[in-house]
Description
The part of an RNA shown here (small-subunit ribosomal RNA, central domain) has 346 nucleotides and comes from an uncultured bacterium. Model confidence (mean pLDDT): 90 of 100.

Context: one part of a larger RNA
RNA sequence: CUGGGCGUAAAGGGAGCGUAGGCGGUUCGGUAAGCCCGCUGUGAAAUCUUCAGGCUCAACCUGGGAAAGUCGGAGGGGACUGCCGGGCUAGAGGACGGGAGAGGAGCGUGGAAUUCCCGGUGUAGCGGUGAAAUGCGUAGAGAUCGGGAGGAACACCGGUGGCGAAGGCGGCGCUCUGGACCGUUACUGACGCUGAGGCGCGAAAGCGUGGGGAGCAAACAGGAUUAGAUACCCUGGUAGUCCACGCCUUAAACGAUGAAUACUAAGUGUCGGGGGUUCACCUCCGGUGCCGCAGCUAACGCAUUAAGUAUUCCGCCUGGGGAGUACGGCCGCAAGGUUGAAACUC
Numbered sequence: 001c002u003g004g005g006c007g008u009a010a011a012g013g014g015a016g017c018g019u020a021g022g023c024g025g026u027u028c029g030g031u032a033a034g035c036c037c038g039c040u041g042u043g044a045a046a047u048c049u050u051c052a053g054g055c056u057c058a059a060c061c062u063g064g065g066a067a068a069g070u071c072g073g074a075g076g077g078g079a080c081u082g083c084c085g086g087g088c089u090a091g092a093g094g095a096c097g098g099g100a101g102a103g104g105a106g107c108g109u110g111g112a113a114u115u116c117c118c119g120g121u122g123u124a125g126c127g128g129u130g131a132a133a134u135g136c137g138u139a140g141a142g143a144u145c146g147g148g149a150g151g152a153a154c155a156c157c158g159g160u161g162g163c164g165a166a167g168g169c170g171g172c173g174c175u176c177u178g179g180a181c182c183g184u185u186a187c188u189g190a191c192g193c194u195g196a197g198g199c200g201c202g203a204a205a206g207c208g209u210g211g212g213g214a215g216c217a218a219a220c221a222g223g224a225u226u227a228g229a230u231a232c233c234c235u236g237g238u239a240g241u242c243c244a245c246g247c248c249u250u251a252a253a254c255g256a257u258g259a260a261u262a263c264u265a266a267g268u269g270u271c272g273g274g275g276g277u278u279c280a281c282c283u284c285c286g287g288u289g290c291c292g293c294a295g296c297u298a299a300c301g302c303a304u305u306a307a308g309u310a311u312u313c314c315g316c317c318u319g320g321g322g323a324g325u326a327c328g329g330c331c332g333c334a335a336g337g338u339u340g341a342a343a344c345u346c
Base pairs, nucleotide, nucleotide: 004317005316006315007300008299012314014201016199017198021194022193023192025088026087027086028085029084030083031082033081034080035077036076037075039073040072041071042069049065050064051063052062053061054060091191092188093187094185095184096183097182098181103177104176105175106174107173108172109171110154115149116148117147118146119145120144121143125136126135162169163168206247207246208245209244210243211242215241216240220236221235222234223233258313259312260311261310262309263308267290268289269288270287271286272285273284274283275282276281295302296301319346320345321344328339329338330337331336
């Protein structure tokens, strides 16, 4: 390389948009580059192969033939692919009418709770644990009532529920805004799928500057435990967690399952929408679950939301360790990320 693979054995890129490229619905006409047919030219000799012959045989040698190509040329064919032109509407998109939703951004706003401050009542404890102690408290704590400040998160509803490409999104209101879905359709007429590079997005932690800081809490300190205890438990507590702007670009970024299209038994729940005499029930489209045939699978299991049957395109794997390391490149303020070996060893 070929082949075989990628849910769990090695292997799906974190996810999207999209460039080149690859692939591409239906019909008619043209063309003849691919394709097919025979013809012709050429493919030196030797070698290989075949037939015949020569050394007593063989190796070896001699002669004739055959074979060998994405090859050249002219001619013919016109199914399929391509190219050119005309048409179509089943793909894709648009228009109009609808309802659903924690989809995104900004601004505002509400109550519960924790903490702190002030005041009232009130007195000796509180807190914490397996048990304790550190800690707090007669300078009046804890408890309780009233008032105030501030930050963060939004109980119930809440769901195998919804939305989003993924990360993710949850009090309430307003403004701006993306997508999906359903119904109607007399519009466009293949405008499509995928997507190396590229570009923007991307939890948490972390970084820079400025703000904020209630609770929680790496580090740190103390108390316990213990043989020790740089832990688990307890009392404290700083970064951080929050906001703005700018970086970082990773993850068990998981459905450990790339995207698109078509096809392939039943049963049952749920969400959004449409139709039918409309609380029931039936039915259609779209989503999301459970179960389960055929089929697939090493098994587990998957099973119209496929891991089934096929096609197109991309990514990736090739024994374990060394190692996601070293070196170099690129990116980053740094932390580091990305690309990514070898010796050696089993």